[in-house]
Context: one part of a larger RNA
RNA sequence: UUGGGCGUAAAGCGUCCGUAGUCGGUUUAUCAAGUCUGCGAUUAAAGGUCGGUGCUCAACACCGGUAAGGUCAUGGAAACUGAUAGACUAGAGUGAAGUAGAGGUUGCUGGAAUUCCGGGAGUAGCGGUGAAAUGCGUAGAUAUCCGGAGGAACACCAGAGGCGAAAGCGGGCAACUGGGCUUUAACUGACGAUGAUGGACGAAAGCUAGGGUAGCGAAAGGGAUUAGAUACCCCUGUAGUCCUAGCCGUAAACGAUGAUUACUAGGUGUUGGGUGAAUCGACCCAUUCAGUGCCGCAGCUAACGCGAUAAGUAAUCCGCCUGGGGAGUACGGCCGCAAGGUUGAAACUC
Numbered sequence: 001u002u003g004g005g006c007g008u009a010a011a012g013c014g015u016c017c018g019u020a021g022u023c024g025g026u027u028u029a030u031c032a033a034g035u036c037u038g039c040g041a042u043u044a045a046a047g048g049u050c051g052g053u054g055c056u057c058a059a060c061a062c063c064g065g066u067a068a069g070g071u072c073a074u075g076g077a078a079a080c081u082g083a084u085a086g087a088c089u090a091g092a093g094u095g096a097a098g099u100a101g102a103g104g105u106u107g108c109u110g111g112a113a114u115u116c117c118g119g120g121a122g123u124a125g126c127g128g129u130g131a132a133a134u135g136c137g138u139a140g141a142u143a144u145c146c147g148g149a150g151g152a153a154c155a156c157c158a159g160a161g162g163c164g165a166a167a168g169c170g171g172g173c174a175a176c177u178g179g180g181c182u183u184u185a186a187c188u189g190a191c192g193a194u195g196a197u198g199g200a201c202g203a204a205a206g207c208u209a210g211g212g213u214a215g216c217g218a219a220a221g222g223g224a225u226u227a228g229a230u231a232c233c234c235c236u237g238u239a240g241u242c243c244u245a246g247c248c249g250u251a252a253a254c255g256a257u258g259a260u261u262a263c264u265a266g267g268u269g270u271u272g273g274g275u276g277a278a279u280c281g282a283c284c285c286a287u288u289c290a291g292u293g294c295c296g297c298a299g300c301u302a303a304c305g306c307g308a309u310a311a312g313u314a315a316u317c318c319g320c321c322u323g324g325g326g327a328g329u330a331c332g333g334c335c336g337c338a339a340g341g342u343u344g345a346a347a348c349u350c
Base pairs, nucleotide, nucleotide: 004321005320006319007304008303012318014201015200016199017198021194022193023192025088026087027086028085029084030083031082033081034080035077036076037075038074040072041071042070048066049065050064051063052062053061054060091191092188093187094186095184096183097182098181099180103177104176105175106174107173108172109171110154115149116148117147118146119145120144125136126135162169163168206247207246208245209244210243211242215241216240220236221235222234223233258317259316260315261314262313263312266295267294268293269292270291271290272289273288274287275286276285299306300305323350324349325348332343333342334341335340
């Protein structure tokens, strides 16, 4: 490079935005770059093919004929791709009318519970475990009642339910704010798809500075267990967990399944809309659009399984894979305060 692949065997970037590039709806006219075609020049020999000859045959070699190929010039064709000009509305977007939602940011606020503090009442234990002990308690604990402080998380509702690009989002209220869906068909008129480089966001842990610290709790200390026990269990407990500002940029960041579009039996749940019939209205029924589950035909798959939310049938674009170990290591580059991240080998070995 060709070919084959990427749910679980190696392989989908964590997610999105978007530059170049690649690809791109219906229709008319023109051009003729791609494309097709006539003719000409050139395309050494060898090679290919056909016939013959020579090595005993063949491979091989030699002789003769012939075909093909690329480039250039010139003439022509106009279906397809392209270019230019014009038109269209089925893609895309805007408008109008509705609609559901833990979507985001900021502020205010509520109750339950834990802990601590003060007070009442009260007495000898409490706590913890497999059993114990460390620990707390006559300086009055635990249990109980009243009051107060403070931080963090929000029971029930709650659902295989909803929203978000992903990470993620759950007490209540307000302000600001993003997106979706449905209906309509007024407007724009292909404005689209994907997306190398790039940019933004990105759980937890970790880092810097300042605050905060109720509970939990790496490290650390103690008690047990044990042959030992740098653990599992118990008693304490610092960082951290929380807030503000800034870094880090990774996860089994998973649906281990890239994005977009079209097509291909059904059945049954569920969420948000529309329409129809019926009705005072609602429920119910049918149908339709957008999501989200389960089962399943065809088909696919090594099997498991997937199966209109495809892993089916096709198309466009990007990313990635090429035996195991060495190794996501070394070296170098870039990024980072650091931790480290990213890019990413080879020798050797099986």

Model confidence (mean pLDDT): 86 of 100. This is a predicted structure of a 350-nucleotide part of an RNA (small-subunit ribosomal RNA, central domain) from an uncultured prokaryote.